A computed fold for a 476-nucleotide part of an RNA from Disciseda candida, annotated as large-subunit ribosomal RNA, domain I. The coordinates come from a structure-prediction model, not an experiment, and the mean pLDDT is 81. It matches the Rfam family "Eukaryotic large subunit ribosomal RNA". Clan: LSU clan. For this family Rfam cites "The comparative RNA web (CRW) site: an online database of comparative sequence and structure information for ribosomal, intron, and other RNAs" (Cannone et al., BMC Bioinformatics, 2002). The full RNA is in RNAcentral, with records from SILVA.
Context: one part of a larger RNA
RNA sequence: GUCUUGACCUCAAAUCAGGUAGGACUACCCGCUGAACUUAAGCAUAUCAAUAAGCGGAGGAAAAGAAACUAACAAGGAUUCCCCUAGUAACUGCGAGUGAAGCGGGAAAAGCUCAAAUUUAAAAUCUGGCGGUCUCUGGCCGUCCGAGUUGUAAUCUAGAGAAGUGAUGCCCGCGCUGGACCGUGUACAAGUCUCCUGGGAUGGAGCGUCAUAGAGGGUGAGAAUCCCGUCUCUGACACGGACUACCAGGGCUUUGUGGUACGCUCUCAAAGAGUCGAGUUGUUUGGGAAUGCAGCUCUAAAUGGGUGGUAAAUUCCAUCUAAAGCUAAAUAUUGGCGAGAGACCGAUAGCGAACAAGUACCGUGAGGGAAAGAUGAAAAGAACUUUGGAAAGAGAGUUAAACAGUACGUGAAAUUGCUGAAAGGGAAACGCUUGAAGUCAGUCGCGUCGGCCGGGAAUCAGCCUCGCUUUUGCGU
Numbered sequence: 001g002u003c004u005u006g007a008c009c010u011c012a013a014a015u016c017a018g019g020u021a022g023g024a025c026u027a028c029c030c031g032c033u034g035a036a037c038u039u040a041a042g043c044a045u046a047u048c049a050a051u052a053a054g055c056g057g058a059g060g061a062a063a064a065g066a067a068a069c070u071a072a073c074a075a076g077g078a079u080u081c082c083c084c085u086a087g088u089a090a091c092u093g094c095g096a097g098u099g100a101a102g103c104g105g106g107a108a109a110a111g112c113u114c115a116a117a118u119u120u121a122a123a124a125u126c127u128g129g130c131g132g133u134c135u136c137u138g139g140c141c142g143u144c145c146g147a148g149u150u151g152u153a154a155u156c157u158a159g160a161g162a163a164g165u166g167a168u169g170c171c172c173g174c175g176c177u178g179g180a181c182c183g184u185g186u187a188c189a190a191g192u193c194u195c196c197u198g199g200g201a202u203g204g205a206g207c208g209u210c211a212u213a214g215a216g217g218g219u220g221a222g223a224a225u226c227c228c229g230u231c232u233c234u235g236a237c238a239c240g241g242a243c244u245a246c247c248a249g250g251g252c253u254u255u256g257u258g259g260u261a262c263g264c265u266c267u268c269a270a271a272g273a274g275u276c277g278a279g280u281u282g283u284u285u286g287g288g289a290a291u292g293c294a295g296c297u298c299u300a301a302a303u304g305g306g307u308g309g310u311a312a313a314u315u316c317c318a319u320c321u322a323a324a325g326c327u328a329a330a331u332a333u334u335g336g337c338g339a340g341a342g343a344c345c346g347a348u349a350g351c352g353a354a355c356a357a358g359u360a361c362c363g364u365g366a367g368g369g370a371a372a373g374a375u376g377a378a379a380a381g382a383a384c385u386u387u388g389g390a391a392a393g394a395g396a397g398u399u400a401a402a403c404a405g406u407a408c409g410u411g412a413a414a415u416u417g418c419u420g421a422a423a424g425g426g427a428a429a430c431g432c433u434u435g436a437a438g439u440c441a442g443u444c445g446c447g448u449c450g451g452c453c454g455g456g457a458a459u460c461a462g463c464c465u466c467g468c469u470u471u472u473g474c475g476u
Base pairs, nucleotide, nucleotide: 028059029057030056031055032054039046043093069076070075080107081106082105083104090098091097111326112325113324114272124152125147126146128144129143130142131141132140133139134138161268162267163265164264165263166262168261169260170259171258172256173252174251176249177248178247179246181241182240183239184238185237186236191207192223193206194205195204196203208225209224210214216228217227218226277298278297279296280295281294282293283292304321305320306319307318308317361368362367381408384395385394386393387392466475467474468473
């Protein structure tokens, strides 16, 4: 000096523990933006409308919310929603029109947290790595970095509070099992008795049964009693979930200068700024010498500030404490998920869509957008023979039915074919009258057959008695 391997320093790429965001949906909700048709019998302010379309954002609800409130009373006391206030006060080419709030009555109810003080005899606080442990998305212990005095904890929030002092009360953590709670599943009355019709009984007749069940549906025709259900039922049993909050049982830990409540005081006592406010412009409102919001300019105070529905000055009074934040319920819901019902429609209706419907099809595209349900109780959906290349036909067969044959329940009308009848100058058609022909509900007559009732005959058979006759038979 070179090569190989390893370590170290610096750096890229790939793969990435954990974490975070988009996009969709959008019925209801919040914020922004924002028209016109319309009405005014015209139209410009006005109205439609602080709406529609558009944009952004979220939740099961959202938003709002514990007074810089309402009031003027003997005052009330967060927000939201309903009734009333009231079509009132008010606004408005004072035209058309628009249009609240306090009180009162209800629904539901719930209150709180920071910033601002020196803990100053001690950052008492927190993330992370590693190790251990437990009931393991995490808790606890130990240890080591880190964050942090430009401030992490404790305390405190105006209703107060701190500090000092005084005496006296009240309250504590963890997990387990069961109940209560939610969901799913299971079980829970009584004829398929007799006869008739029929393809079939759930129909008719007869005899029963249950009923806190005679709602409804299915089964070869109208089924309480055949099947599923229905009632008892916010019930019983089984399984699963949740256990934050409620009740019961038993178990393990306990507790400290712990938390909370009360009285007194010649003690202390901090409270949100380009904000409040003023001017001006625009917009909005019932808000009118300006209700709210926004832009620009100016811009505070601390015995201060806001409000007190007519501007301004002076004065008194009342009432709250803005410029920081959290908060269940009552309320809304043409979307999603899960249920129940109907004086709704019943296949040209009802969704565009009861069916392979946002489909087929149309349009370059945005977009437009149909028609279409029913064999039978059961396919038993026609074996087999025969003609034909086949389709199909003729027989045969299934069926209760094929004049129910997958162009299938019923099968109207215009229209077409075939068959039969009639007509034939004044188109056909139409009205009235009178004839003729065919067919026919009904009625009457005749003939024949059958059933029932009544009457008649010196009728017949049969039966009884007697006689004759070999018998058959004859007679009374």